[in-house]
A computed fold for a 109-nucleotide RNA from Cytobacillus gottheilii, annotated as SAM riboswitch aptamer (S box leader). The sequence was found by an Rfam model in a public genome assembly. The organism belongs to Cytobacillus, within Bacteria. Model confidence (mean pLDDT): 84 of 100. The model forms 97% of the base pairs in the Rfam consensus.
RNA sequence: AUCUUAUCCAGAGAGGUGGAGGGAUUUGGCCCUUUGAAGCCUCGGCAGCAGACUCAAGCUUUGAGCACUGUGCCAAUUCCAACAAGCGUAUUUGCUUGGCAGAUAAGGA
Numbered sequence: 001a002u003c004u005u006a007u008c009c010a011g012a013g014a015g016g017u018g019g020a021g022g023g024a025u026u027u028g029g030c031c032c033u034u035u036g037a038a039g040c041c042u043c044g045g046c047a048g049c050a051g052a053c054u055c056a057a058g059c060u061u062u063g064a065g066c067a068c069u070g071u072g073c074c075a076a077u078u079c080c081a082a083c084a085a086g087c088g089u090a091u092u093u094g095c096u097u098g099g100c101a102g103a104u105a106a107g108g109a
Stems, first nucleotide, its partner, number of pairs: 002108007013043005021032003026082004044074003049070003053065005078101001083098006
């Protein structure tokens, strides 16, 4: 880098360093940011995706619990929209569903 499956309206930030951007990409919108962005470091926290462990049912699977291990994450729904269909509004927008793209985990070749 690629394929498959599952999830994505919940949850969780302080300090140091740094010095102008950031919210994945493109476009548009909106937002965060010199009352200090990204990145990096330290500490703290959230979370049951996989493993370990505990309990219950059950009969080798299901459910519940648990941050010990491997990851992940800690502004705003994946910040919102983009494509298609449907419903509304009535002329420029609203809602629902699906899709595309992306993120994370586990597995495969």